[in-house]
RNA sequence: AACCGACAAGAGCACACUAUUCGUAAGAGUAGGUCGCAAAGUUACCGAUCCUCACAUGCAAGGACAGCGGGACUGCCGGU
Numbered sequence: 001a002a003c004c005g006a007c008a009a010g011a012g013c014a015c016a017c018u019a020u021u022c023g024u025a026a027g028a029g030u031a032g033g034u035c036g037c038a039a040a041g042u043u044a045c046c047g048a049u050c051c052u053c054a055c056a057u058g059c060a061a062g063g064a065c066a067g068c069g070g071g072a073c074u075g076c077c078g079g080u
Base pairs, nucleotide, nucleotide: 002080003079004078005077012037013036017032018031019030020029021028022027035067041073042072043071045070046069047068049064050063051062052061055058
C1' cells in the first nucleotide's frame, strides 16, 4: 500500500417505537430506546424512492433521504 472480516480486544453508531420541538409535507433536532451496522463516518455527483407546488398526468421547479445502490474523500482493530 492492496485485499479480506474467521478469531480476539477496546471503543463507536442507533431501526421501529415513546416524549417534545421545528417543517404544509417528505422529514429533521433533542432525550429515552436498541432492530441492526466494519464505514450505519463525511459528501446529494449519478440512479432509485418519497414530499410540495403548477399543470400539459409524467414531467418542469423546489425540497427530503448518506440505515436503498453506485461514485468521491477519510478512518479503528485484526488477518493475509